[in-house]
Formats: sequence, C1' cells, structure tokens
RNA sequence: CGAACUCUUCAAGCGCCAGCCCUCGGUGACGAGGCGACGAGGAAGAGGGAGUAUCGAAACGUUCGGCGGAUGCCCUCUCGGCUGCUCACAGUCGUGACGGAUCGGUCCAAAACCGGGGAGUGACCCCCGGGACAGAAACCGACCCGAUGUGAGUG
Repeated sequence: CGAACUCUUCAAGCGCCAGCCCUCGGUGACGAGGCGACGAGGAAGAGGGAGUAUCGAAACGUUCGGCGGAUGCCCUCUCGGCUGCUCACAGUCGUGACGGAUCGGUCCAAAACCGGGGAGUGACCCCCGGGACAGAAACCGACCCGAUGUGAGUG
C1' cells in the first nucleotide's frame, strides 16, 4: 500500500461505473482521468414479494446505458381511525386514518441562465452573489356518484 472478513455511521433524483461520448499521454497496443438526475413530493410497526416507484423544470448525444438502493405498489401479521353505542367478525383506510370524479384556492422550487472567485495541461469540478418560471401530491372549500355491512347485547 492492497485484498478479505467483522462492526459502526451516512445517502434517497440517493451511491457506484465496466458501455457510448469527452480530455491528457503515447508511433502503437494501451494507460490515466472526466461526465454520468434540477428540484418538488413521499414513512403506523415488523416481515416477505415484485420491481423502469409519483410530478414537472432544464437540456436536445447522456438527466443515455448498466448495477445497487429508496418513504411508492402487492401480500401476511400487529396496532390504530371510521362503519349510531359496546363486543366479535368483516370492510376500508393510516394518525388531517371510506373510495372515485369535477371546480376553485393554498402550497417561498432548484438547477438551467447572468456575474465573480478557486483548482486542474485539459475534459470538467467546487464556492459566492443575482435571479425568474412548474406540475403532481397534500391540505382547505364547494358539489356529484358509489359504498356506508353481519351477528349478539344495551339503551
């Protein structure tokens, strides 16, 4: 210095790189590097499964391609809300706790871009300042459709 094993910590447009592309070096084979997701949004607990898991912005080869992971999806169990009261079951959802549709409102975008600085031979990278523009989800309101159970008990 490297490899293997073990433990701990960190991340979620998160981590990594062997394809394409780009840079430097070399007659060449090739070597060493670079790029490889901009924010918003998303968690009852445990386990399992599948797996390109929501929204728009930018760019217009590449935010391409590949691997792994992730608050999403499905299943089981536990817990919890609701189904007039209690219990059991069942259903439905997840703590703002029944599903779906329509309309309106709320909900500080960031990069891109401009200016300045730093490092590097370079591809590129980092920092500071300025700076406008989303949609979905969620929530609030209005309104429509569907569902709003079974049994026992109590009043």